Record summary: This is a predicted structure of a 71-nucleotide RNA (transfer RNA) from a Candidatus Sungiibacteriota bacterium. The RNAcentral record of the sequence draws on ENA. The prediction has a mean pLDDT of 82. Rfam family: tRNA. Rfam classes the family as a transfer RNA. The source organism's lineage runs through Bacteria, Bacteria candidate phyla and Candidatus Sungiibacteriota.
RNA sequence: CCCCCUAUAGCUUAGUGGAAAAGCAGUUGGCUCUUAACCAAUUGAUCCAGGUCCGAUUCCUGGUGGGGGGA
Numbered sequence: 001c002c003c004c005c006u007a008u009a010g011c012u013u014a015g016u017g018g019a020a021a022a023g024c025a026g027u028u029g030g031c032u033c034u035u036a037a038c039c040a041a042u043u044g045a046u047c048c049a050g051g052u053c054c055g056a057u058u059c060c061u062g063g064u065g066g067g068g069g070g071a
Stems, first nucleotide, its partner, number of pairs: 001070007010024004018054001026042005047063005
């Protein structure tokens, strides 16, 4: 320098263009002599900038970060 993959919650991952989901973690309450476990409720996210579209996490372009390959 070129090519490919990838970016969603604090962490690990779903999401076929139409209401962003789950597990763990966190908070609150219940249970318990207390803690753990268990039960119930609850907070929290689409890497950035454009484009297409009635509508974009999803499709397209560029950039940034990470991973891999080639020279």